The RNA shown here (Bacterial RNase P class A) has 353 nucleotides and comes from a Vulcanimicrobiota bacterium. The sequence was found by an Rfam model in a public genome assembly. The coordinates come from a structure-prediction model, not an experiment, and the mean pLDDT is 75.

[in-house]
RNA sequence: GGAGUACGCCGGAUGGCCGCGCCCCGAAGGUCGGGGUGAGGAAAGUCCGGGCUUCAUCGGGCAGGGUGCAGGAUAACGUCCUGUCGGGGCGACUCGAAGGAAAGUGCCACAGAAACAUACCGCCGCAAGGCAAGGGUGAAAUCGUGAGGUAAGAGCUCACGGAGCCGCACGGAGACGUGCGCUCGGGUAAACCCCACCUGAAGCAAGGUCGCUCGUUAUGCUCCGCAAGGGGCCGGAUCGCCCAUCCGCACGAGCAACGCCGCAUCGAGGCGCGCGGUGACGCGCGCCCCAGAGAGAUGGCCAUCGCCGAGCUUGCUCGGUUACAGAAUCCGGCUUACAGGCGUACUCCGCUU
Numbered sequence: 001g002g003a004g005u006a007c008g009c010c011g012g013a014u015g016g017c018c019g020c021g022c023c024c025c026g027a028a029g030g031u032c033g034g035g036g037u038g039a040g041g042a043a044a045g046u047c048c049g050g051g052c053u054u055c056a057u058c059g060g061g062c063a064g065g066g067u068g069c070a071g072g073a074u075a076a077c078g079u080c081c082u083g084u085c086g087g088g089g090c091g092a093c094u095c096g097a098a099g100g101a102a103a104g105u106g107c108c109a110c111a112g113a114a115a116c117a118u119a120c121c122g123c124c125g126c127a128a129g130g131c132a133a134g135g136g137u138g139a140a141a142u143c144g145u146g147a148g149g150u151a152a153g154a155g156c157u158c159a160c161g162g163a164g165c166c167g168c169a170c171g172g173a174g175a176c177g178u179g180c181g182c183u184c185g186g187g188u189a190a191a192c193c194c195c196a197c198c199u200g201a202a203g204c205a206a207g208g209u210c211g212c213u214c215g216u217u218a219u220g221c222u223c224c225g226c227a228a229g230g231g232g233c234c235g236g237a238u239c240g241c242c243c244a245u246c247c248g249c250a251c252g253a254g255c256a257a258c259g260c261c262g263c264a265u266c267g268a269g270g271c272g273c274g275c276g277g278u279g280a281c282g283c284g285c286g287c288c289c290c291a292g293a294g295a296g297a298u299g300g301c302c303a304u305c306g307c308c309g310a311g312c313u314u315g316c317u318c319g320g321u322u323a324c325a326g327a328a329u330c331c332g333g334c335u336u337a338c339a340g341g342c343g344u345a346c347u348c349c350g351c352u353u
Base pairs, nucleotide, nucleotide: 001349002348003347004346005345006344007343008342009341010340012305013304014303015302016301017300018299020038021037022036023035024034025033026032027031040324044335045334047333048332049331050330051329052203053202054201055200057244059243060242061241062240064199065198066197067196068195069083070082071081072080073079084098085096086095087094088093099194100193104192105191106188107187108186120135121134122131123130124129143161144160145159146158147157148156162184163183164182166181167180168179169178170177171176207261208260209259211255212254213253214252215251216250220233221232222231223230224229234248235247236246237245269288270287271286272285273284274283275282276281306321307320308319309318310317311316312315
């Protein structure tokens, strides 16, 4: 200098004028004045996970759904971190829907005799029959190559190599690795299924509550008991079913520009520093309070600087001003979109010393 890999960050700045929402203060009475504050890294898709709320109880079982290498992080996760194994790359690194096909069932196009128990050509043999070496088909035909062996053959035997359920030893916390023994039995579980673990449902238009209006119900039936109380039936209650348990008196609809709360000052909050950890992350201390609604505001113009492009007289002129996009109950992730630009660490190649 070139080509890359990984992780982060910015995504205009300052000032002026006009305008909008919210909050505070002061006038005043349906308006003014002053001050403060006002989008994002994805606010998006609504794909996962949680906080919160309701369903009397989250009590059991079945069904259903989800996840699927190990250990850890976390409020939790299908996310993240560190590893293992496998694929890719010379490498930094990256990708993985990565349990079980030796429990059972199903399926395997075309070709082929045959896709899980078969023999078309062929080889041996008088034949009965034996064989699977060679041909041929296929993505795949029961381990490959060579030698021995045989009537012909065959892991039948041997050498070298490959693969694998399992067993043993050693190493590791574990996934797993190494060695020895044993075996050589096609694929498919993004087919049913089996195994392990997790899992109630609906969602802020949840839900609570105030006012007004209207509607439906009137405290189920029965038995025992003097009574307190208890039993049975019926109806109801957490989505599908069953059981346990509980309830039988209040419930439903409309309107009010959500009436008010939820809801926007206290949170799994932000920033900085220190410590622990390989890391995700955790702990401690200090500082800060940081949008918010009715689904409705968060904008426009000008100047200077910056940035980009073009032209040349190389520091001037002209032009442009920006990409994706825009909160709505709140958080943690994932995914997708994005003009232009910056930083850190690392890899490979070339050149120079």